Model confidence (mean pLDDT): 78 of 100. A computed fold for a 107-nucleotide RNA from a Betaproteobacteria bacterium, annotated as Glycine riboswitch aptamer. The sequence was found by an Rfam model in a public genome assembly. The source organism's lineage runs through Bacteria, Pseudomonadati, Pseudomonadota and Betaproteobacteria. The model forms 86% of the base pairs in the Rfam consensus.
RNA sequence: UUCCGUCACUCUGGAGAGCAGCCGCGGAAUAAGCGGCCACCGAAGGGGCGCGCAGCCGAUUGGCAUCAGGCUGUAAUCUCUCAGGUAUCAAGGACAGAGGGGUAACG
Numbered sequence: 001u002u003c004c005g006u007c008a009c010u011c012u013g014g015a016g017a018g019c020a021g022c023c024g025c026g027g028a029a030u031a032a033g034c035g036g037c038c039a040c041c042g043a044a045g046g047g048g049c050g051c052g053c054a055g056c057c058g059a060u061u062g063g064c065a066u067c068a069g070g071c072u073g074u075a076a077u078c079u080c081u082c083a084g085g086u087a088u089c090a091a092g093g094a095c096a097g098a099g100g101g102g103u104a105a106c107g
Base pairs, nucleotide, nucleotide: 004107005106006105007101009099010098011097012096013095018038021037022036023035024034025033039086040085041084045082046080047079048078052074053073054072055071056070057069058067059066
């Protein structure tokens, strides 16, 4: 310097869990909404974790290696269930594909 990824936007796909849970308020209403109480879900977000990996210390060695020795850091679709969610519709939705962007920083 260039390209790709992380990044945001647009389009498409996208699971789980109360038959609209029970009670109260509300209301034309069995709806929306608010409050309380239980039961559940994990794929917004958030928290946690290592016999792996990296670095340092110690032991050991002539040195290198080695040690389920110690410390620090580090992950998820794992785990917790704070938050969020639990009829259809709508909204949200990790992740995946596609499109054109964006390079300040990081790889």